This is a predicted structure of a 168-nucleotide RNA (Lysine riboswitch aptamer) from a mouse gut metagenome. The coordinates come from a structure-prediction model, not an experiment, and the mean pLDDT is 81. The sequence is in RNAcentral, with records from MGnify.
RNA sequence: AUGUAGAGGUUGCGUUUUUCAUCAGUAUUCCGGAUGAUAUGUACAGGCAUAGAGGAAGACGGAGGAAAGGGGAAGACGCCGAAGGGACGAAUAGCCUGAAUAGGAGUUCCUGGGCAUAUGGUGAAGAAUCAUAUGACUGUCAUCCCGUGGGAUGGAGCGCUACUUAAU
Numbered sequence: 001a002u003g004u005a006g007a008g009g010u011u012g013c014g015u016u017u018u019u020c021a022u023c024a025g026u027a028u029u030c031c032g033g034a035u036g037a038u039a040u041g042u043a044c045a046g047g048c049a050u051a052g053a054g055g056a057a058g059a060c061g062g063a064g065g066a067a068a069g070g071g072g073a074a075g076a077c078g079c080c081g082a083a084g085g086g087a088c089g090a091a092u093a094g095c096c097u098g099a100a101u102a103g104g105a106g107u108u109c110c111u112g113g114g115c116a117u118a119u120g121g122u123g124a125a126g127a128a129u130c131a132u133a134u135g136a137c138u139g140u141c142a143u144c145c146c147g148u149g150g151g152a153u154g155g156a157g158c159g160c161u162a163c164u165u166a167a168u
Stems, first nucleotide, its partner, number of pairs: 001165001003163004009080001012079009029063004038051004042099001044098004083111006092102002112138002115135008140155006
């Protein structure tokens, strides 16, 4: 230097299935009385289309009443840059155009890992998650000390361990 195989944890990482609670008596729909002119198709603008005094939108009362995302539990699968995040960002999406939003092939940068706390973002949320900072814990290597064992300081995963091959 190449190749192969491994370790960090029983709260390692990610995907997925089932189920439970939450979302929420919310959104949507219908009915009623009052009011009285706009409303919808993206939260914006222009256009187009549709509905509307045979009553728009909104509020109130009544009837009925979800889902997605996120979470708990159990199982399955793939793994150990597992994965997560930042920057740039093609295709694509909704009536048309612009703009915005979602989206994300790909490129590049950062982070060994989980946890707790604080701040901020996302979120319906006291759930969860992401980023930053701090703290101890943990795995690994290096240096030093002590010498069964361990301790201190520091580094980073393109790392570490084992084996094989080749070169010096």